[in-house]
Context: one part of a larger RNA
RNA sequence: AGUCCUGGCGGCGUGCUUAAGCAUGCAAGUCUUUUUGGCCCAUCUUCGAGAUGCCAGUGGCGCACGGGUGAGUAGCGCGUGACUGACCUGCCCCAAAGUCCUCGGAUAACUGGCUGAAAGGUCAGCUAAUACGGGAUGUGCAGCAUCCUCGUGUGGAUGUUGUAAAGGCUAUGACCGCUUUGGGAUGGGGUUGCGUUCCAUCAGCUAGUUGGUGGGGUAAAGGCCCACCAAGGCGACGACGGAUCACCGGCCUGAGAGGGUGGCCGGUCACAGGGGCACUGAGACACGGGUCCCACUCCUACGGGAGGCAGCAGUUAGGAAUCUUCCCCAAUGGACGAAAGUCUGAGGGAGCGACGCCGCGUGAGGGAUGAAGGUUUUCGGAUCGUAAACCUCUGAAUCUGGGACGAAAGACCGCGAAGAGCGGAGAUGACGGUACCAGAGUAAUAGCACCGGCUAACUCCGUGCCAGCAGCCGCGGUAAUACGGAGGGUGCAAGCGUUACCC
Numbered sequence: 001a002g003u004c005c006u007g008g009c010g011g012c013g014u015g016c017u018u019a020a021g022c023a024u025g026c027a028a029g030u031c032u033u034u035u036u037g038g039c040c041c042a043u044c045u046u047c048g049a050g051a052u053g054c055c056a057g058u059g060g061c062g063c064a065c066g067g068g069u070g071a072g073u074a075g076c077g078c079g080u081g082a083c084u085g086a087c088c089u090g091c092c093c094c095a096a097a098g099u100c101c102u103c104g105g106a107u108a109a110c111u112g113g114c115u116g117a118a119a120g121g122u123c124a125g126c127u128a129a130u131a132c133g134g135g136a137u138g139u140g141c142a143g144c145a146u147c148c149u150c151g152u153g154u155g156g157a158u159g160u161u162g163u164a165a166a167g168g169c170u171a172u173g174a175c176c177g178c179u180u181u182g183g184g185a186u187g188g189g190g191u192u193g194c195g196u197u198c199c200a201u202c203a204g205c206u207a208g209u210u211g212g213u214g215g216g217g218u219a220a221a222g223g224c225c226c227a228c229c230a231a232g233g234c235g236a237c238g239a240c241g242g243a244u245c246a247c248c249g250g251c252c253u254g255a256g257a258g259g260g261u262g263g264c265c266g267g268u269c270a271c272a273g274g275g276g277c278a279c280u281g282a283g284a285c286a287c288g289g290g291u292c293c294c295a296c297u298c299c300u301a302c303g304g305g306a307g308g309c310a311g312c313a314g315u316u317a318g319g320a321a322u323c324u325u326c327c328c329c330a331a332u333g334g335a336c337g338a339a340a341g342u343c344u345g346a347g348g349g350a351g352c353g354a355c356g357c358c359g360c361g362u363g364a365g366g367g368a369u370g371a372a373g374g375u376u377u378u379c380g381g382a383u384c385g386u387a388a389a390c391c392u393c394u395g396a397a398u399c400u401g402g403g404a405c406g407a408a409a410g411a412c413c414g415c416g417a418a419g420a421g422c423g424g425a426g427a428u429g430a431c432g433g434u435a436c437c438a439g440a441g442u443a444a445u446a447g448c449a450c451c452g453g454c455u456a457a458c459u460c461c462g463u464g465c466c467a468g469c470a471g472c473c474g475c476g477g478u479a480a481u482a483c484g485g486a487g488g489g490u491g492c493a494a495g496c497g498u499u500a501c502c503c
Base pairs, nucleotide, nucleotide: 001499002498003497005495008360009359010358011357012356013355014353015352016318020316021315022314024313025312026311029061030060031059035057036056037055038054041053042052043051044050068271069270070269077196078195079194080193081192082191083190084189087188088187092184093183094182095181096180097179098178099177100135101134103133104132110125111124112123113122114121115120140163141162142161143160144159145158146157147156148155167176168175169173197243198242199241204234205233206232209231210230211229212228213227214226215225216224246268247267248266249265250261251260252259253258273294274293275292276291277290296307297306298305299304324350326349327348328347332346333344334343335342336341363393364392365391366390373384374383375382376381398440399439400438401437402436406431412424413423414422415421447492448491449490450489451488452473453472454471458487459486460485461484462483468475469474
């Protein structure tokens, strides 16, 4: 973990081990302080489409994070230690320099037309920008040439060629941005030593194969790719092939050494219906982007289109088996924004399941005529048994009242040059009227397995090698402590047995 019987409460955890298909809703947006338009709609109005909203587009940033899964992968994939003079890094921090020519041409939205069943497409016309392009400047940076340096492409000098920019705002500022460069931080790419399951009933494997020269490509070394040249390279220290498998921190067990395992949490990798490809971008070959092929599902006017839950819930199938189509952004964190704020099935919570661990309760004290009743008996009794009744006490549940911590920052006001810092007042809670506190208050669920030995716990009846039990040894054929029932007992206890697996 499943399952049988049983089942009161709470806390903390945990819950498709079966990469099958998915109805429905939500899971990534945000910025109007880049900018354009609309006027169907709302408010204000100086009645001007003027302002604020609203809607759509352009533009910017994000969408490569966060979340899921473990199919593939025996690999520099992972772990650990090095290397990169062979590399990149948006946002962030530090430093230096700049932001000129109100130079230019477009385009979406919009308007009009055509077309299609739809998805949509197409033509013409208009327009803006922090969108796109040109010129100037060149602190710098890059290429080339020469020279010095030294750890191969490191650092430096000279010459020559090339190469930037964007503005916004009644916050006008030590503002928010933009451009070039150097450094940092963070994150990554690449290389490499060692380690990393089983099978030799897999013994030979290899043609971009191994190396060289020259090129292409990349951020970057490299047969990574290509042309030519050489004939190499790997292998019993297990190549090649097959099977199985994400890896680790850890977790279980053990005195340890080991053995097993990798679910939850954290790190890395891989994947996103199956397979391929590139585009954009600092970063992807991109789960909720694009494109092509395949399988499947849906719509269709048959011409053609739409889709991808291994996100959160939920559904069907499969299976021994695994949950709510819940609440909230109050907190933490993330994206965007100057901010207010918006978004956030991340996250915080609640719900369901004895699935696990822990805690609590089903009462406590007294009570002998040892009542009734059951069982047993040698018929005297013994036992259930202080057990019950009865008396006294407490008061799970329940009711009433009060009622949190988690929330003080940001924003606002004041001081201050300052949005640094300090001080001040006020606001903000899904959980939740929950936890908790006070008062009132009822004696108030117990089950399951076992009792031959191992192994704690014994008698009676029934059965008669039958029915049956059984983990092993073994019980049962007429006195069965071993089968079935009863009484009694033993062990655990809201659990108890059993099955599977590990040490």
Annotation
Small-subunit ribosomal RNA, 5' domain from Deinococcus sp., 503 nucleotides, folded computationally. The coordinates come from a structure-prediction model, not an experiment, and the mean pLDDT is 85. Its Rfam family is "Bacterial small subunit ribosomal RNA".